[in-house]
RNA sequence: GGGCGCAUGGCUCAGUUGGCUAGAGCAUCACGUUGACAUCGUGAAGGUCAGAGGUUCAAUUCCUCUUGCGCCCA
Repeated sequence: GGGCGCAUGGCUCAGUUGGCUAGAGCAUCACGUUGACAUCGUGAAGGUCAGAGGUUCAAUUCCUCUUGCGCCCA
């Protein structure tokens, strides 16, 4: 230099022929349970869907560029 892939709560991930309030597990917090802790149950908080632009009535999803990470080729 060329090609490909990935980026979604603190962590690990799901979510595609574009449309319903963006979800799960773990973690955190509160309450219940316990003498206390753990387990278990109930509930809550937590997301600019990497950034910018475009297409569209409508974008996490399609297109372009940028950034970061990984793999392959030279």